A computed fold for a 500-nucleotide RNA from Niveibacterium sp. 24ML, annotated as Bacterial RNase P class A. Its Rfam family is "Bacterial RNase P class A". Gene Ontology terms of the family: dimeric ribonuclease P complex, ribonuclease P activity and tRNA processing. It is annotated as a ribozyme. Model confidence (mean pLDDT): 76 of 100. Lineage of the source: Bacteria > Pseudomonadota > Betaproteobacteria > Rhodocyclales > Niveibacterium.

RNA sequence: GAAGUCCGCCAGGCAGUCGCGGUACCGCAAGGUAUCGAGGAAAGUCCGGGCCCCGCAGGGCAGAAUGCCGGCUAACGGCCGGGCGCUAUAAGCCGAAAGGCCCAAGGCGACGGAAAGUGCAACAGAGAGCAGACCGCCGAUGGCCCGACGAGACCAGUCAUCAUUCGUCGCGAGCGGUUCGGCGUGGUGUCGAGUCGCGCAGUCGUACGCAAGUACGGUGAGCAACGCAGGCGCCACGACGGAUCGCGCAGCAGAUUGAUGGCUGCGUCGAGGAUCAGGUAAGGGUGAAACGGUGGGGUAAGAGCCCACCGCGGACGUGGUGACACGGACGGCACGGUAAACCCCAUUCGGGGCAAGGCCAAAUAGGGGAGCGUUGAGGCGGCCCGCUGAGCUCCCGGGUAGGCUGCUAGAGCUUCGCAGCAAUGCGUCGACCAGAGGAAUGACUGCCCCGCCAUCGCAAGGUGGCGCGACAGAACCCGGCUUAUCGGCGGACUUCCACU
Numbered sequence: 001g002a003a004g005u006c007c008g009c010c011a012g013g014c015a016g017u018c019g020c021g022g023u024a025c026c027g028c029a030a031g032g033u034a035u036c037g038a039g040g041a042a043a044g045u046c047c048g049g050g051c052c053c054c055g056c057a058g059g060g061c062a063g064a065a066u067g068c069c070g071g072c073u074a075a076c077g078g079c080c081g082g083g084c085g086c087u088a089u090a091a092g093c094c095g096a097a098a099g100g101c102c103c104a105a106g107g108c109g110a111c112g113g114a115a116a117g118u119g120c121a122a123c124a125g126a127g128a129g130c131a132g133a134c135c136g137c138c139g140a141u142g143g144c145c146c147g148a149c150g151a152g153a154c155c156a157g158u159c160a161u162c163a164u165u166c167g168u169c170g171c172g173a174g175c176g177g178u179u180c181g182g183c184g185u186g187g188u189g190u191c192g193a194g195u196c197g198c199g200c201a202g203u204c205g206u207a208c209g210c211a212a213g214u215a216c217g218g219u220g221a222g223c224a225a226c227g228c229a230g231g232c233g234c235c236a237c238g239a240c241g242g243a244u245c246g247c248g249c250a251g252c253a254g255a256u257u258g259a260u261g262g263c264u265g266c267g268u269c270g271a272g273g274a275u276c277a278g279g280u281a282a283g284g285g286u287g288a289a290a291c292g293g294u295g296g297g298g299u300a301a302g303a304g305c306c307c308a309c310c311g312c313g314g315a316c317g318u319g320g321u322g323a324c325a326c327g328g329a330c331g332g333c334a335c336g337g338u339a340a341a342c343c344c345c346a347u348u349c350g351g352g353g354c355a356a357g358g359c360c361a362a363a364u365a366g367g368g369g370a371g372c373g374u375u376g377a378g379g380c381g382g383c384c385c386g387c388u389g390a391g392c393u394c395c396c397g398g399g400u401a402g403g404c405u406g407c408u409a410g411a412g413c414u415u416c417g418c419a420g421c422a423a424u425g426c427g428u429c430g431a432c433c434a435g436a437g438g439a440a441u442g443a444c445u446g447c448c449c450c451g452c453c454a455u456c457g458c459a460a461g462g463u464g465g466c467g468c469g470a471c472a473g474a475a476c477c478c479g480g481c482u483u484a485u486c487g488g489c490g491g492a493c494u495u496c497c498a499c500u
Base pairs, nucleotide, nucleotide: 001496002495003494004493005492006491007490008489009488010487012448013447014446015445016444017443018442020037021036022035023034024033025032026031039471043482044481046480047479048478049477050476051353052352053351054350058385059384060383061382063349064348065347066346067345068082069081070080071079072078083111084109085108086107087106092101093100094099112344113343117342118341119338120337134284135283136280137279138278141277142276143275145273146272152269153268154267155265156264157263158262159261160260161259162258163257165255166254168253170252171251174247175246176245177244178243179242180241181240183238184237185236186235187234188233189232190231191230194226195225197223198222202219203218204217205216206215207214208213292310293309294308295307296306297305311333312331313330316327317326318325319324357405358404359403360402367396368395369394370393371392372391378388379387413430416427417426418425419424449469450467451466452465453464454463455462456461
């Protein structure tokens, strides 16, 4: 310096004007002065509490929650540290590449128990936990069959099937390029019957003029513009046809290699072969998972059958508060997985909640009816025991819903120091940092910051415009968790590079 990861903090700022709410003081009052006034999550309502009410505030069952160890805390399902398990990616290494190996800080863990018992794992599979034989392998032992009239193996040739590969001027639906031909469409140029305009000289007419001539109109060689149908030329595109070049699926043909099977030779060797009973669980298959793994020995073939190492088990030793870790020896070794399945074990748990609750004032009808109830109503989520003990439930009808309080000085914040790896604890300095009550904390202006757009500029930057500037607003309070989120600042750890 780069990359990766983790943690902490901030959350637009300043000023002015006006407007809100609280507190204190002044004032008869109106009002005035000072000061304070929404978050890191205020969200979710998921945990734990403070506080309040009920219940002899007792016992138990059921139920619920948590679940490695140690510590912190008022407590927790939280936090801190550690243990174990899982898991990457960066860097590094190998490689032509694809990719592979290894793997840091870090991340995740719903992390007690599977020899207490029950259940579950579809389908597939022989078999899914005292399992099991589908394909295979063996067939030593017992049996049947074939075999010197040659079992079987090897070699050579040939044929068939399957698989693989291919650089074949192979075939192949078709695709694309170039070129030629006429056709079609469009465009453009030219010619084109003709139309309109201009129109010299000459000439004719009219008007004027004595005359020369002038004005107007007709005609007039020619010039210019437009130009139907149609012809011709050029360009572009399109489809069709021919020629040529390139590519070419599936499939077929050919060739190489491999495997299996049949036939031939009388080539080589010369005694076994095939199978039933039975054995086997090493190989293959099924499956997410198959009764430890690798290697070797052994066997008829195999198997912890035996051995080495790994894994597993209990005991012992060492270290540690502990979870655990390490070590050597012993044991062929228990029938795996799953408990956010039932269950077992340990610990904890009464219920309800600020719409809790308390006080004051006011009003009405201390109303009517039914049922149950001292043989016990009712009383704390369900049930039982115990205790308490006279009301309880339903229907109809009437009144009130106002004010005060709870309600903000806290398990609080913070400076510094000590102890501790840390969470945190103790001591100390300092300050009071919202309390509304249908719900205040806002609006405008200016400057700065930030973001976007435009423009100028090589760039730095300038100018102008826009911007409820991310997520988002306290409601009794606190400690956590989870979710959403713009931008910025700082720190720690790990790896790599460069310099010293």